[in-house]
Predicted 3D model of a 66-nucleotide RNA (Fluoride riboswitch aptamer (crcB RNA motif)) from a Rhodospirillales bacterium. Rfam family: Fluoride riboswitch aptamer (crcB RNA motif). Rfam links the family to the GO terms positive regulation of gene expression and response to fluoride. The organism belongs to Rhodospirillales, within Bacteria. The sequence was found by an Rfam model in a public genome assembly. The model forms 100% of the base pairs in the Rfam consensus. The coordinates come from a structure-prediction model, not an experiment, and the mean pLDDT is 76.

């Protein structure tokens, strides 16, 4: 110096916050789906959830009641 492993620590999981658990990553993890144009990229149109999962809060949507 290189490679691998472990530990500590940190980060990430399509829209906010908290707790618990899970998964992934060490400059990577991650950055939703469908249709159409097109070799591709780009462009155009449409759908949809505040969770990775559970619980709670906040915000939003639909229906009913007061």
């Nucleotide at each position: 110096g290189c490679c691998g492993c472990a530990a500590c620590c940190g980060g990430u999981g399509a829209u906010g916050a908290a707790g618990u658990c899970c998964a992934c990553c060490g400059c990577a993890a991650c950055c939703g789906c469908c249709c159409u144009c097109g070799c591709a990229a780009c462009g155009g149109g449409g759908c949809c959830g505040a969770u990775g999962a559970c619980u709670u809060c906040u915000g939003g949507a639909u229906c009913g009641u007061g």